[in-house]
Context: one part of a larger RNA
RNA sequence: ACCGACGAGUUACUGUGCGAUGCAAGUUUAAGUCCGAUAACGGACGAAGACGUAGCGAAAGCGAGUCUGAAUAGGGCGAUUAGUAUCGUAUAGUAGACCCGAAGCUGAGUGAUCUACUCAUGGCCAGGGUGAAGCUUUGCGAAAGCAAGGUGGAAGUCCGAACCCAUCAGUGUUGAAAAACUGCGGGAUGAGCUGUGAGUCGGAGUGAAAGGCUAAUCAAACUCAGAAAUUGCUGGUUCUCCCCGAAAUAGUUCUAGGACUAGCCUCGAGUGAUUGAAUAGUGGGGGUAGAGUGCUGAAUGGGCUAGCAGCCUUACCAGGCUAGCAAACCCAACCAAACUCCGAAUACCAUUAUUUUUACCUCGGGAGUCAGCCGGUGAGGGAUAAGCCUCAUCGUCGAGAGGGGAUCAGCCCAGACCGCCAGUUAAGGUCCCUAAGAAUAAGCUAAGUGGUAAAGGAUGUGAAAUCGCUUUGACAGCCAGGAUGUUGGCUCAGAGGCAGCCACCAUUUAAAGAGUGCGUAACAGCUCACUGGUCGAGAGGUUUCGCGCCUAAAAUAAUCGGGGCUCAAGCUUAUUACCGAAACUGUGGUUCUCCGACGGAAACGUCGGAGGGGGUAGGGGAGCAUUCUGUCUUACAUUGAAGGUGUACCGUAAGGAGCACUGGAGGAGACAGAAGGGAUAAUGUCGGU
Numbered sequence: 001a002c003c004g005a006c007g008a009g010u011u012a013c014u015g016u017g018c019g020a021u022g023c024a025a026g027u028u029u030a031a032g033u034c035c036g037a038u039a040a041c042g043g044a045c046g047a048a049g050a051c052g053u054a055g056c057g058a059a060a061g062c063g064a065g066u067c068u069g070a071a072u073a074g075g076g077c078g079a080u081u082a083g084u085a086u087c088g089u090a091u092a093g094u095a096g097a098c099c100c101g102a103a104g105c106u107g108a109g110u111g112a113u114c115u116a117c118u119c120a121u122g123g124c125c126a127g128g129g130u131g132a133a134g135c136u137u138u139g140c141g142a143a144a145g146c147a148a149g150g151u152g153g154a155a156g157u158c159c160g161a162a163c164c165c166a167u168c169a170g171u172g173u174u175g176a177a178a179a180a181c182u183g184c185g186g187g188a189u190g191a192g193c194u195g196u197g198a199g200u201c202g203g204a205g206u207g208a209a210a211g212g213c214u215a216a217u218c219a220a221a222c223u224c225a226g227a228a229a230u231u232g233c234u235g236g237u238u239c240u241c242c243c244c245g246a247a248a249u250a251g252u253u254c255u256a257g258g259a260c261u262a263g264c265c266u267c268g269a270g271u272g273a274u275u276g277a278a279u280a281g282u283g284g285g286g287g288u289a290g291a292g293u294g295c296u297g298a299a300u301g302g303g304c305u306a307g308c309a310g311c312c313u314u315a316c317c318a319g320g321c322u323a324g325c326a327a328a329c330c331c332a333a334c335c336a337a338a339c340u341c342c343g344a345a346u347a348c349c350a351u352u353a354u355u356u357u358u359a360c361c362u363c364g365g366g367a368g369u370c371a372g373c374c375g376g377u378g379a380g381g382g383a384u385a386a387g388c389c390u391c392a393u394c395g396u397c398g399a400g401a402g403g404g405g406a407u408c409a410g411c412c413c414a415g416a417c418c419g420c421c422a423g424u425u426a427a428g429g430u431c432c433c434u435a436a437g438a439a440u441a442a443g444c445u446a447a448g449u450g451g452u453a454a455a456g457g458a459u460g461u462g463a464a465a466u467c468g469c470u471u472u473g474a475c476a477g478c479c480a481g482g483a484u485g486u487u488g489g490c491u492c493a494g495a496g497g498c499a500g501c502c503a504c505c506a507u508u509u510a511a512a513g514a515g516u517g518c519g520u521a522a523c524a525g526c527u528c529a530c531u532g533g534u535c536g537a538g539a540g541g542u543u544u545c546g547c548g549c550c551u552a553a554a555a556u557a558a559u560c561g562g563g564g565c566u567c568a569a570g571c572u573u574a575u576u577a578c579c580g581a582a583a584c585u586g587u588g589g590u591u592c593u594c595c596g597a598c599g600g601a602a603a604c605g606u607c608g609g610a611g612g613g614g615g616u617a618g619g620g621g622a623g624c625a626u627u628c629u630g631u632c633u634u635a636c637a638u639u640g641a642a643g644g645u646g647u648a649c650c651g652u653a654a655g656g657a658g659c660a661c662u663g664g665a666g667g668a669g670a671c672a673g674a675a676g677g678g679a680u681a682a683u684g685u686c687g688g689u
Base pairs, nucleotide, nucleotide: 001689002688003687004686005685006684011095012094013093014092015091016090017089018088019087020086021085022084023083026051027050028049032045033044034043035042036041055062056061065077066076067075068074098236099235101233105226106225107224108223109222110221116200117199118198119197120196121195122194123193124192125190127159128158129157130155134151135150136149137148138147139146140145163187164186165185168183169182170181171180202218204214205213206212239623240622241621242620243619244618249262250261251260252259253258263369264368265366266365267364268363269362270361272360275359276356277355278354279353280352281351282350283349284348290342291340292339296336297335300332301331302330303329305326307325308324309322310321311320312319372397374395375394376393377392378391379390380389381388402413403412404411417589418588419587420586422585423584424583428579429578430577431563432562433561437576439575440574441573442572443571444570450565456550457549460547461546462545463544464543465542466541467540469538477534478533479532480531481530483507484506485505488502489501490500513528517526518525590613591612592611593610594609595608596607597606598605599604624678626675627674628673629672630671631670632669633668636666643662644661645660646659647658649656650655
């Protein structure tokens, strides 16, 4: 891992609701006794007791009333009758209470053969080095004593085996080993190591202290018991079909991943009225969007003008001036969630009409939900960031399949009862992959733009508008001129059109600036404006719109889904045909609810009509199968039961037959009843492979 078996809402009591049955103003027996068959069970008796039949009051008490009260008032609670017993079912409470799962807590015991410390009694430490005290000899000294030699053999002394330990590294890591091996290493006469015997223990021991050790277990050992501890947490919870169908919100919570009440779902009963819903009309209140600036506040410029400041003047008082600051007022322009002289659309409330026809409401049984998610719109927070956080409102998903979007819960279309080798459409599409138009008409794009991006930039290109110029010849090109006073004045080393400053006149002219740009040290030189000629028809500026271009760097050749596409197979506008879904239609069938008809005592059956049948949590309904019990039928079974294997049959499903082989002794059907009653999942349990 697979296969098989086992494996989870049970049982008792007490309530409540619903259903069934009996009796009914009553209902009912309990313990127990007797009888019958004899482990079980049934029948009869047994009125003790319970519930109901009357309530009110704290009570005395009164009573269809009573309490309060002075009250005959008012008010509170009552009075118009249905209960009770048993069974079934749903649910609640108490119990282990659907099953498995803690870490832990408490009690009673067992452990110091491991290890920690202690006690008693024993044992062990090759060899070598250093050489303390003491003693002694010699020398010196007055002495005390000092020095040297020798002797001696101290030391938590040195080197180093046994012995004890374990620093570093490697190996080992389903090991040779649940801590070792190899090499190196530390101590090795000491607070040393060690044998044997003994002592101290569970909130306790022991500890040269690491929370270490106390039998491979220690921030409280192990064994058994309380015990099925408790767990708001995780996991699991077994057959089928039919109907309806949520929530992820509010309030409260030592509460936030849990609860309770409400909201939303379901089932049953009841009452029906303009109850509910939709649309239209009418009548309302509002202060949002917008707008506005009269108020409040903010804020720019100007005017006007208190005040302040500066300057002048001044003995003081005053006075004057100002490119400064500036209240109030005026003008213009602007702003506001906490501004409003104004003010919608929606929404909400009421009402009338129409449509729908119980959708509404009341009572009762059962729930689940309290982590939501994305998208559109309106806001707040954030950075007018986030697949961001928080609200409001609508939608999808959640709990929704199908078609489109290449792929893709939340986007677009559309809500799947079943069958059909029938039709029509939606979104989206129609060159090929790939169902359907290389469709028609008119334009645009040249960038493969399409097929991902901004500020900004550009004689890209199309359309429109407008302004001047132009056969009295424009625009562009070519030919020619572009002069004189004058080198204008100043400045300057120089400044001659052309470093800079000032002025910018006049003349000759067809025209020519006291000079547009190069250039020179300064001149020179080239050129432009301007003019003539040549040429012969358009040429130039500005603005707006459409589609393009640049801006534009990433890791596969790596992409528009691909191939591929250019008067498109791209974009815009218009037209028409077709394709395209589980939508709609057709046709056959099924089921549920309601209505009608017929049959029937009823349940229900048949026929007809109308409307429904996506579905998680969850509510309700109807069934299938398994084991056992009772009754009946057996026209079941050695001429072969159950079980097994195979199989093309039947049923909407769970499932049910037939036949063949196997098997070798019990079983089947109908109707009732009772459950140890259904397994792909629990790191499930056991067995097998």
Predicted 3D model of a 689-nucleotide part of an RNA (large-subunit ribosomal RNA, domain II) from a Candidatus Omnitrophota bacterium. Lineage of the source: Bacteria > Pseudomonadati > Candidatus Omnitrophota. Rfam family: Bacterial large subunit ribosomal RNA. Gene Ontology terms of the family: structural constituent of ribosome and ribosome. The full RNA is in RNAcentral, with records from ENA.